The RNA shown here (Bacterial RNase P class A) has 363 nucleotides and comes from uncultured Muribaculum sp. The source organism's lineage runs through Bacteria, Pseudomonadati, Bacteroidota, Muribaculaceae and Muribaculum. Rfam family: Bacterial RNase P class A. About the family: Ribonuclease P (RNase P) is a ubiquitous endoribonuclease, found in archaea, bacteria and eukarya as well as chloroplasts and mitochondria. Of the family's consensus pairs, 94% are formed in the model.
[in-house]
RNA sequence: AGAGGGGCGGUCAGUCGCUUGCCGACUUCGAGAGCGGCAAGAGGAAAGUCCGGGCAACACAGGGUGCCAUAGUUCCUAACAGAAACCUGUCGGUGACGGCAGAGAAGUGUGGAAGAAAAUAACCGCCUGCCCUGCAGGUAAGGGUGAGAAGGUGAGGUAAGAGCUCACCGGACCGGAUAGCGAUAUUCGGUGCCGCACACCUUAUGGGUUGCAAGGUCAAGUAUACCGACAUUCAAGGAUGACCCGUCCAUUGUCGGGGGGUAGACUGCUCAAGCGGCGUGGCGACAUGCCGAUUAGAUAAAUGGCUGACGGGACCGGUGCUUUGCAUCAGUUCUACAUAACCCGGCUUAUAGUCCCUCUUGA
Numbered sequence: 001a002g003a004g005g006g007g008c009g010g011u012c013a014g015u016c017g018c019u020u021g022c023c024g025a026c027u028u029c030g031a032g033a034g035c036g037g038c039a040a041g042a043g044g045a046a047a048g049u050c051c052g053g054g055c056a057a058c059a060c061a062g063g064g065u066g067c068c069a070u071a072g073u074u075c076c077u078a079a080c081a082g083a084a085a086c087c088u089g090u091c092g093g094u095g096a097c098g099g100c101a102g103a104g105a106a107g108u109g110u111g112g113a114a115g116a117a118a119a120u121a122a123c124c125g126c127c128u129g130c131c132c133u134g135c136a137g138g139u140a141a142g143g144g145u146g147a148g149a150a151g152g153u154g155a156g157g158u159a160a161g162a163g164c165u166c167a168c169c170g171g172a173c174c175g176g177a178u179a180g181c182g183a184u185a186u187u188c189g190g191u192g193c194c195g196c197a198c199a200c201c202u203u204a205u206g207g208g209u210u211g212c213a214a215g216g217u218c219a220a221g222u223a224u225a226c227c228g229a230c231a232u233u234c235a236a237g238g239a240u241g242a243c244c245c246g247u248c249c250a251u252u253g254u255c256g257g258g259g260g261g262u263a264g265a266c267u268g269c270u271c272a273a274g275c276g277g278c279g280u281g282g283c284g285a286c287a288u289g290c291c292g293a294u295u296a297g298a299u300a301a302a303u304g305g306c307u308g309a310c311g312g313g314a315c316c317g318g319u320g321c322u323u324u325g326c327a328u329c330a331g332u333u334c335u336a337c338a339u340a341a342c343c344c345g346g347c348u349u350a351u352a353g354u355c356c357c358u359c360u361u362g363a
Stems, first nucleotide, its partner, number of pairs: 001360008010310007018041007043337001047348002050346005055211004067207005072086003076082001087102006103202002107200005123143002125139006151169006170194002172191008215267004224259001226257006237249004275292007311335005317329005
C1' cells in the first nucleotide's frame, strides 16, 4: 500500500417530558381517569419487506394437466432462492484474492446494426474454361465486416484450394484404468466427429390461499330482528265465513326482556428451532453436554428535547524529547446510519469513527 475475516459503535450531570408495571393518598357503592413515589423502557442493522419457517383462520378424497420457483458436487438446517467445504470454465489483479457462469440425449425456432454470407456462406481475391469492357464453373488458403465467420500449426496434395490426407496440439463423443463419497482430475485406446448465444421444449425437486389490521373473549350508546305486558286504532288491512257480529292477526305508542353487532376493553404478546460462557466432535457451516442470564410491549404508535462537562477522530500552531515519531497545551471542526409493532433463521442495503486476527506485495 492492499486482500480476506471478526468485533465495538459513545459516557456523565442538571432540567422539562413520554410508555408500562407496582405502591400510596384522595375521590367513589365499586372501579377508572387524574395526582405523588419507585422500578423498567430499541438496533447492528430495529431498515428494505427480498427468501424461508413457526403460529393462526379458511380451503382440501384420490389422480392428471397447467402455473410459479430452484438447478455443478458433497454437506448443514425446522426451512430457504441461505450458509459451509470443494469442482469446472472464463475475466480482472504482480499477488493475497475477487467477479461472472455451470440440470439436459434428441428436436424446433430466433439472431439487431455492420457484412456477400450469422449456417444449404462467394463481395474482393485466387484458379480453370469461353463467343474475354464480361460471363460460367471451382475455391473458405489471403483481405474486409462483426461480440462471434465454419478448430490451430506444419507437411503432403491440387489447376487453385480445402480434415481432402497425415503428424502434433485443443475440443467433442464412445469404451477402459487409477485417485476421490462426489462434481472432477490424470491417463490409455477408438471415431476427422469439430461455430456460438438465447428461447421453446424436456427432466428432477419444492410450492393450497391469506397474514397478528391473523384469530379468540367481553361489550357502552344509538338503531333494531324476535318475545311479553299494557294502551291505542277498533277505521276502508288480512284470516275464519255465503254475509253480519264475534275471535285471531296486523297497525301505532310506552315499558320490560333479547340476539347479532359498532365504539371500546381484554387476549394473541413476548421464554424463543432464541442468547452468553466453557467443554466435546467436525476442515467448516453446524451438532451436542453442562452452567448462567432474561419485567420494552406502544396502537398513530412511548424510549425524547434543551443546557453543561467528558471521551474519541481530523487539521493547523506552540513546547519538550534522540530523526520517522511520540507526549503535551491551545484553537477550529467532526461525532454516523437509523427507531421495535406477533416471533424466529437468512439475504440485501445504509453507517462518523475505531479495534483485533490471518495473509499478499514493496521498501